The RNA shown here (transfer RNA) has 73 nucleotides and comes from an Erysipelotrichaceae bacterium. Rfam family: tRNA. For this family Rfam cites "tRNAscan-SE: a program for improved detection of transfer RNA genes in genomic sequence" (Lowe and Eddy, Nucleic Acids Res, 1997). By type it is a transfer RNA. Lineage of the source: Bacteria > Bacillati > Bacillota > Erysipelotrichia > Erysipelotrichaceae. Model confidence (mean pLDDT): 81 of 100. The sequence was found in a public genome assembly.

RNA sequence: GGGACUGUAGCUCAUCUGGGAGAGCGCCUCGUUCGCAACGAGGAGGUAGCGAGUUCGAUCCUCGUCAGUUCCA
Numbered sequence: 001g002g003g004a005c006u007g008u009a010g011c012u013c014a015u016c017u018g019g020g021a022g023a024g025c026g027c028c029u030c031g032u033u034c035g036c037a038a039c040g041a042g043g044a045g046g047u048a049g050c051g052a053g054u055u056c057g058a059u060c061c062u063c064g065u066c067a068g069u070u071c072c073a
Stems, first nucleotide, its partner, number of pairs: 001072007010025004019056001027043005049065005
């Protein structure tokens, strides 16, 4: 320098042929306990890396850009 893949909640990741943004763990509150753990119930938390375009509508399609991983040179 060129190619491929990845980027979604604090962490690990789903969400597929464009239309309701979610799970597990973690965090907060309440209950059970003398207390802790565990368990049960409820809750908070995300401009989907960034920008632009297409579309009635974009996490999803297109282009650019940034970062990481990897292959080639």